[in-house]
RNA sequence: AGAGUUUGAUCCUGGCUCAGAACGAACGCUUUCGACAUGCUUAACACAUGCAAGUUGUACGGACUUUAUUAUUUUACAGUAAUGCAAAAUGAAAAAGUUAGUAGCAAACGGGUGAGUAAUGCAUAGAUACAUACCCUGUAGUCUGGAAUAACAAUUGGAAACGAUUGAUAAUACUGGAUAAUGUUGAAAAACCAAAGGAGAAAUUCGCUAUGGGAGUGGUCUAUGUUAGAUUAGAUUGUUGGUGGGGUAAUGGCCUACCAAGUCAAAGAUCUAUAGCUGGUCUGAGAGGAUGUACAGCCACAUUGGAACUGAGACACGGUCCAGACUCCUACGGGAGGCAGCAGUGGGGAAUAUUAGGCAAUGGGAGAAAUCCUGACCUAGCGAUGUCGAGUGAAUGAUGACAGACCUUGGUUUGUAAAGUUCUUUUGUAAACGAAUAAUAUGAAAGUAGUUUACGAAUAAGCACCGGCUAACUUCGUGCCAGCAGCCGCGGUAAUACGAAGGGUGCAAGCGUUGUUCGGAAUCACUGGGCAUAAAGGGCAUGUAGGUGGUUAUACAAGUUAGAAAAGAAAGAUCUGGGCUUAACCUGGAGAACUUUUUUAAUACUGUAUGACUAGAGGCAUUUAGGGGAUGAUGGAAUUAUGCGAGUAGAGGUGGAAUUCAUAGAUACGCAUAAGAACACCUGUGGCGAAGGCGAUCAUCUGGAAAUGUUCUGACACUGAGGUGCGAAGGUGUGGGGAGCAAACAGGAUUAGAUACCCUGGUAGUCCACACAGUCAACGAUGAAUGCUAUGUGUUGGAGUUUUCUUUCAGUGCAUCAGUUAAUACGGUAAGCAUUCCGCCUGGGGAGUACGGUCGCAAGAUUGAAACUUAAAGAAAUUGACGGGGACCCGCACAAGCGGUGGAUUAUGUGGUUUAAUUCGACGCUACACGCAGAACCUUACCAGCUUUUGACAUGACACUGAAGUUAUAGAGAUAUAAUGGCUCGCAAGAGAGGUGUACACAGAUGCUGCAUGGCUGUCGUCAGCUCGUGUCGUGAGAUGUUGGGUUAAGUCCCCAAACGAGCGCAACCCUCAUUGUCUUUUACCAUCAGGUUAUGCUGGGCACUAUGAUAAUACUGCCGAUGUUAAGUCGGGGGAAGGUGGGGAUGACGUCAAGUCCUCAUGGCUCUUACAGGCUGGGCUACACACGUAAUACAAUGGCUAUAACAGAGAGAUGCUUUUUCCCAUUUUGGGCACUAAGCUAACUCUUAAACAUAGCCUCAGUUCAGAUUGUCUUCUGCAACUCGAAGGCAUGAAGGUGGAAUCGCUAGUAAUCGCGAAACAGCAUGGUCGCGGUGAAUACGUUCUCGGGUCUUGUACACACUGCCCGUCACAUCAUGGAAGUUGGUUGUACCUUAAGUCGUCUUAUUAACCUUUUUGGAGAUGGACGCCCACGGUAAAAUCAGUAACUGGGAUGAAGUCGUAACAAGGUA
Repeated sequence: AGAGUUUGAUCCUGGCUCAGAACGAACGCUUUCGACAUGCUUAACACAUGCAAGUUGUACGGACUUUAUUAUUUUACAGUAAUGCAAAAUGAAAAAGUUAGUAGCAAACGGGUGAGUAAUGCAUAGAUACAUACCCUGUAGUCUGGAAUAACAAUUGGAAACGAUUGAUAAUACUGGAUAAUGUUGAAAAACCAAAGGAGAAAUUCGCUAUGGGAGUGGUCUAUGUUAGAUUAGAUUGUUGGUGGGGUAAUGGCCUACCAAGUCAAAGAUCUAUAGCUGGUCUGAGAGGAUGUACAGCCACAUUGGAACUGAGACACGGUCCAGACUCCUACGGGAGGCAGCAGUGGGGAAUAUUAGGCAAUGGGAGAAAUCCUGACCUAGCGAUGUCGAGUGAAUGAUGACAGACCUUGGUUUGUAAAGUUCUUUUGUAAACGAAUAAUAUGAAAGUAGUUUACGAAUAAGCACCGGCUAACUUCGUGCCAGCAGCCGCGGUAAUACGAAGGGUGCAAGCGUUGUUCGGAAUCACUGGGCAUAAAGGGCAUGUAGGUGGUUAUACAAGUUAGAAAAGAAAGAUCUGGGCUUAACCUGGAGAACUUUUUUAAUACUGUAUGACUAGAGGCAUUUAGGGGAUGAUGGAAUUAUGCGAGUAGAGGUGGAAUUCAUAGAUACGCAUAAGAACACCUGUGGCGAAGGCGAUCAUCUGGAAAUGUUCUGACACUGAGGUGCGAAGGUGUGGGGAGCAAACAGGAUUAGAUACCCUGGUAGUCCACACAGUCAACGAUGAAUGCUAUGUGUUGGAGUUUUCUUUCAGUGCAUCAGUUAAUACGGUAAGCAUUCCGCCUGGGGAGUACGGUCGCAAGAUUGAAACUUAAAGAAAUUGACGGGGACCCGCACAAGCGGUGGAUUAUGUGGUUUAAUUCGACGCUACACGCAGAACCUUACCAGCUUUUGACAUGACACUGAAGUUAUAGAGAUAUAAUGGCUCGCAAGAGAGGUGUACACAGAUGCUGCAUGGCUGUCGUCAGCUCGUGUCGUGAGAUGUUGGGUUAAGUCCCCAAACGAGCGCAACCCUCAUUGUCUUUUACCAUCAGGUUAUGCUGGGCACUAUGAUAAUACUGCCGAUGUUAAGUCGGGGGAAGGUGGGGAUGACGUCAAGUCCUCAUGGCUCUUACAGGCUGGGCUACACACGUAAUACAAUGGCUAUAACAGAGAGAUGCUUUUUCCCAUUUUGGGCACUAAGCUAACUCUUAAACAUAGCCUCAGUUCAGAUUGUCUUCUGCAACUCGAAGGCAUGAAGGUGGAAUCGCUAGUAAUCGCGAAACAGCAUGGUCGCGGUGAAUACGUUCUCGGGUCUUGUACACACUGCCCGUCACAUCAUGGAAGUUGGUUGUACCUUAAGUCGUCUUAUUAACCUUUUUGGAGAUGGACGCCCACGGUAAAAUCAGUAACUGGGAUGAAGUCGUAACAAGGUA
């Protein structure tokens, strides 16, 4: 930092997706250790159990325990007794300790949670009308009385919880009095206000009271900031302010009475939804965006709602009262409870831990202290949840082991990896020692961290991915199946994309997936976007708020700039040190950043105030142009209707018709009358207007604009949210009007249909008046205003002036430089360069739809979503292809001609059908007399039966053998058996070649895939095209060249030209035919010479001619004329055997059709292997209702038959072509001979007499003397074999057929047509197929409108699989989300009313009552209780509003496989 994805490709717009980082995460697979963090994001759901707030006996009276005493009494024992000793009881005092209760302090902290809260909150900065227990520091006090009360005892109620009565008692509990300022009140005088004691032997100490100051804390107020929705626009009555009063610690409508009518709101009030706020955290380059876990600050809450009490502090998480819901106990009467404290349980959920240890440390509460309490906290446990760190060994080790995988079988790779050898011991296990954390004692963690020793490579690697993005590739399996997928997309038999394996890549005790956030995304754009055509300029104006604003002077200092000060908690972040082995982590220090306030300066700019100016703006004056607007009047042409005249059979209308009108007189013509609407020509990218829009003429009223004028005012301006007005057509209402036109409607046509296009009619409407409506492709698809920035050329209206030129102002057009733009294009009338203000856009669809609101009589308008769906939709331009677009050109393409096909019969191929099999392939042109240049067996691939299994064929291995062959027998044959037979080399051993057998590698396959392929071929098309290099143009795809003007058969050539050249094609070079020369000379030839014959080049001889077959020459628009651009070329002519490529052939560019062929051959993969292979016999490929193609023969007289008799060319021939003579068989001919004789030919010998033609004769228009199918019979030939199933011949038979419907084919000259001849393959078989050969030998082409095909240029395109394209809508089926809906269910909110618990406050009290007062009382004050009143939670009632769920039925929408009907759009899309 970018990448993938729209297209055939390109550029742009634009969305979707990916790569990064992060997390209180979850899930899957895996897991050795440690440190530090972190752990209910869901149900503020419900909670069993334990613990989480107590402490003080130095406040108090008791009680209890222990210890050591003591007094009295009694009793037992001893003693005579005194007395001693022991025990018991009672009492006293002391010490140590425990403790319920009274009392004090704490319990308002600490801990939890985030429900509520959009401001009673929070953040930052300020303010003050306040309070403050404990703490610090001052000052002054702490005197003197009193009355109770719990505990306790007795009695008593209750199941319990908890009480009741009576009696007794203490205090640092309560209280009277005194004292009284520096306190309070007050203007002052003055008045008023306190206390508690405890411990100690004592010093002393801890307290208490009053009042200052301080610190810290808290209360309250202010400013600024703090989510979304306007489909929430008005809200508010204690509401806003004032006065008096009350209340509070304190200000204040905080409360109350009265007075006033305010206050808030478009800078968003009110309402609704959502949400704790912040430091920070995550991300980001930053600005921002998201977020608020842990830690820290603030707030709020504590089962839900309400309320107060106590207190310094609460309206109180582990307090009280009341109400509700829920749970528990109960003796049914009544009670108890509140984990959002720590653990833990259930539940919910994808999901989140131990009912642990300790107060050792830090901190907190109480205490004088010791201490006690502390689930705060410190620790441990659990979890890879995260971050950081350590390890899973190191070195050596090639024979590159075994094995796996791949494989071209050679090898490659896993791989120095392993094994092996030599080491080490972090970790681990065992043992011993053993901390810091604490000061001087106390150590939970913990026998932990750590140290030492021993042992031993021992205990320790996975996960994801490997088509592109994105690092990493092969094999097998699967076969649009199974599956994958973040996006594009993979999978239909050779999947680097599925599954597995091998290998590889990445990260690593983790790795992936899912979810969420930021980033990338400049994809909401402040930094940093846009609006002509991609989404986007409001239809136009006017104008309010607001925003912005010309020149100049002075003042101020709000903005602005600078300095200083304060704040901006800590933690975090940054920099720099230190401590844990390192790191994470912890920690010291520093600075920065952010924002606000205060203050001091400055005054350029903005602002404010006061002056001045004239360039903006406006006024005035003089002129000008105009379809600007409104109203009224007038006019002519046309149309229609009516009347009259005249006139006759049609008129209309169309592609063609018909409906229609017309003999009751139309149309056409003339005259007249009436009506309504619209205003030809002028008329013009000309005028006016803000836009819509405005067009006959005249008049009246009226708005705006422009030019000129050193005239006036003096910034008065620009824009403009809301608002207001105007606003085409169509539509609505009321009333008129109605000629023409014309939705709807009717009829006629067209059509498969035709609810259309065309025609005939025709009503609303169109017109007028008034009122509504308020929209449009209301478009320049371009908001308004201002300034600046090159030119050229038209035009409208002014001004100036040399009077027709040069200027200038305001419009209206075109072209173009710079510049802009994705491109097209725009370009002083900007889409350029800038400024101001407004409007609008953010992927496509759903949808300008639904709901709600507003407006409207309605139609509808305006505002305007979501669910869901989709990877694109789109703009511009490019190359093609296509068009029932255009231009040009070519072709037997049409036309002009000749002859056919389509009808008949036969042949042949195909389809279909049939069959055991009818082998297979080829299917528009480009399959169908095609593969097949020849199926009786063979061929043969098919079918039936019989038969073989290393095989009919190849190579290798082992063993045996002497063969092979011939004959015989069996059999349909393959085959089997028997007999006979007896290889070569070598002295031999043995070797070679062969045969047989065995078993294995393998053979074999016309089995599949031509959509895995090679090769070969067809076709467009012998069409003239297809490309490249360099340069240039374009952001680019691409263009240019190759287009244009001519010309050609041709991209053939010429000219021009940002192109210059080149290649594959064209042409030429090659073969052949036509002319000629030279050479060659036998079997051909015979002019000349000679000889000879009945006759013949027969002979000598000759090579002149012909011919044979080699080699050369010739033709090039070369010459002349015309034309053309002085070109290329074209036309005509001359010469020439041939003339403009001389005729014909071979030759087939880049490519297209996944064209054809795996059955010629080759070949990958797959399949079969006693069979899908091999052999044999027979059958089939030859079937036959039928359909199609291609041919042959005909239908006759331009003919048929008979007879006679001419003229070719090119081929083939040794298992061959066959000749001559004679003979034989057989015959009415051909033919045959394994009869004979004599010959020829490896090629001028034979096949081989060519036929049509010609001559002569017959036939005379008939199903014939045409035609020859079919059938009978007799033969011949080939061949093992002629039945299925060959060919030929003789005789006999003698079918259809009389020139062929729609349609369609070939051919332009030696061509068509017609006539015969030959060859290949072949045993035989084409007299018709194929390939060749010659003979005879025409007609026609005006021309390019049309058909088909092709080429070039251009145009449109929504096509690119390219028109057999694309694509729209209804209907039918399925699924999904959603709107409406009679209703129905639930939540929320406010209003009105009712009821009113607890409680504060107020009032009353003939209730009760220790302290104080008193006149001593039935008193007062105060307190308690009660009653009443105000307020009020829950609750209830009523009518509403709003949100959500659900619903019969219903509406459209979206998506789905190859459904149905049409064909609306894209080309002029066939009606733009």

The RNA shown here (small-subunit ribosomal RNA) has 1472 nucleotides and comes from an uncultured rumen bacterium. Rfam family: Bacterial small subunit ribosomal RNA. Gene Ontology terms of the family: ribosome and structural constituent of ribosome.